[in-house]
Context: one part of a larger RNA
RNA sequence: CUGGGCGUAAAGUGCGUUGAGGCGGUUCUGUAAGUUGGGCGUGAAAGCCCCGGGCUUAACUCGGGGAGGUCGUUCAAUACUGCAGAACUUGAGGGCAGCAGAGGGAGGUGGAAUCCCCGGUGUAGCGGUGAAAUGCGUAGAUAUCGGGAGGAACACCAGUGGCGAAGGCGGCCUCCUGGGCUGUUCCAGACGCUGAAGGCGAAGGCUAGGGGAGCAAACGGGAUUAGAAACCCCGGUAGUCCUAGCAGUAAACGAUGGAUGCUGGGUGUGGGGGGUAUAGAUUCCCUCUGUGCCGAAGCUAACGCGUUAAGCAUCCCGCCUGGGGAGUACGGCCGCAAGGCUAAAACUC
Numbered sequence: 001c002u003g004g005g006c007g008u009a010a011a012g013u014g015c016g017u018u019g020a021g022g023c024g025g026u027u028c029u030g031u032a033a034g035u036u037g038g039g040c041g042u043g044a045a046a047g048c049c050c051c052g053g054g055c056u057u058a059a060c061u062c063g064g065g066g067a068g069g070u071c072g073u074u075c076a077a078u079a080c081u082g083c084a085g086a087a088c089u090u091g092a093g094g095g096c097a098g099c100a101g102a103g104g105g106a107g108g109u110g111g112a113a114u115c116c117c118c119g120g121u122g123u124a125g126c127g128g129u130g131a132a133a134u135g136c137g138u139a140g141a142u143a144u145c146g147g148g149a150g151g152a153a154c155a156c157c158a159g160u161g162g163c164g165a166a167g168g169c170g171g172c173c174u175c176c177u178g179g180g181c182u183g184u185u186c187c188a189g190a191c192g193c194u195g196a197a198g199g200c201g202a203a204g205g206c207u208a209g210g211g212g213a214g215c216a217a218a219c220g221g222g223a224u225u226a227g228a229a230a231c232c233c234c235g236g237u238a239g240u241c242c243u244a245g246c247a248g249u250a251a252a253c254g255a256u257g258g259a260u261g262c263u264g265g266g267u268g269u270g271g272g273g274g275g276u277a278u279a280g281a282u283u284c285c286c287u288c289u290g291u292g293c294c295g296a297a298g299c300u301a302a303c304g305c306g307u308u309a310a311g312c313a314u315c316c317c318g319c320c321u322g323g324g325g326a327g328u329a330c331g332g333c334c335g336c337a338a339g340g341c342u343a344a345a346a347c348u349c
Base pairs, nucleotide, nucleotide: 003321004320005319006318007303008302012317014200015199021194022193023192025088026087027086028085029084030083031082033081034080035077036076037075038074039073040072041071042069048066049065050064051063052062053061054060091191093187094186095184096183097182098181099180103177104176105175106174107173108172109171110154116148117147118146119145120144121143125136126135162169163168205246206245207244208243209242210241214240215239219235220234221233222232257316258315259314260313261312262311265294266293267292268291269290270289271288272287273286274285275284298305299304322349323348324347331342332341333340334339
């Protein structure tokens, strides 16, 4: 390479948009490039296959025949693909009428709680633990009442509930804004699928400026212990928050790339539509779309998956190829740095 694979054995890019490329619905007409068949040409010799001969045999060798092609040319075929033209509506998109939602951005606003400050009441303890101690407190703490300041997060509702491509998103109100679902079948007529770069991307980290209540790496102290660089306790700075920029990683997980079609069911739940019955559908039936559980067939090494497939198929992309060395070195690119991306070999089992 061919092949075989990628939930857990090695292997799905963290996520989406798009370029080139690859692939592409239904019908008709044309063309004949791919495709298929025939003829002709060519495919040196050796080699290969078959037949026969020569060395005692074989290897070797000689003669004859044949095979051998992404080949050229010509004639023909037209199912499929391509190309050109015409048409269609089921794929994709749009209009109209509705619907749900922690989807995103900005501004405003509310209550509970912690801490701090001021004042009142009040007096000897409080706090903390397995037990203690460090710590706080007669300069009046803890407890309790009233007032004030400030920051961060939003109890209940809350749900294998919802929304988002992923990361993620949760008090309330307003403004701006993205996507989705249902109904209609009105428009348009293949406009599609996949897919580098650029874009987005938790936490932690970095730069500058602000902010700082609580929590809390580092650090200090008290314990524990043989020791204790920890677990427990008392403190506590970065950080956590905001603005602007950088960084670009993760068990970024469903450890499962995207799209389309097909293949028994049962049962919850979210959003919509239709029907039946009724005085009245939240209740019964059907249907579309999401999200769970259990399971036919089938698949799987097993576990398990099973219309949300890991089943049956097609298209496109990414990736794997024994363990260690190593996601490392070197080089390159990126970064302020930390580091990131790309990515070996010797050697060894």

Small-subunit ribosomal RNA, central domain from a metagenome, 349 nucleotides, folded computationally. Its mean pLDDT, the model's own confidence on a scale to 100, is 87. It matches the Rfam family "Bacterial small subunit ribosomal RNA". Its family is annotated with structural constituent of ribosome and ribosome in the Gene Ontology. The full RNA is in RNAcentral, with records from SILVA.